Transfer RNA from Minicystis sp., 72 nucleotides, folded computationally.
The RNAcentral record of the sequence draws on ENA.
Its mean pLDDT, the model's own confidence on a scale to 100, is 81.
It matches the Rfam family "tRNA". The family's RNA type in Rfam is transfer RNA. From the family's description: Transfer RNA (tRNA) molecules are approximately 80 nucleotides in length.

RNA sequence: UCCGGCGUAGCCAAAUGGUAAAGCACUCGCCUGUUAAGCGAGCCAGUGGAGGUUCGAUUCCUCCCGCCGGAG
Numbered sequence: 001u002c003c004g005g006c007g008u009a010g011c012c013a014a015a016u017g018g019u020a021a022a023g024c025a026c027u028c029g030c031c032u033g034u035u036a037a038g039c040g041a042g043c044c045a046g047u048g049g050a051g052g053u054u055c056g057a058u059u060c061c062u063c064c065c066g067c068c069g070g071a072g
Stems, first nucleotide, its partner, number of pairs: 001071007010024002018055001026042005048064005
């Protein structure tokens, strides 16, 4: 320098055009002699950044940033 993949919640991770899930963690409560486990409730992201397409973008297109792999 070129090619490919990835970037979504504190962590992990689904959704591939139509209101962004789930788990773990955390907080509160129930249960228990206590802890853990279990149960219930709460809390947490508009999706790496900027544009474009579209009635509508996490999803498609362009550029940039970061990470991983490959080629030279």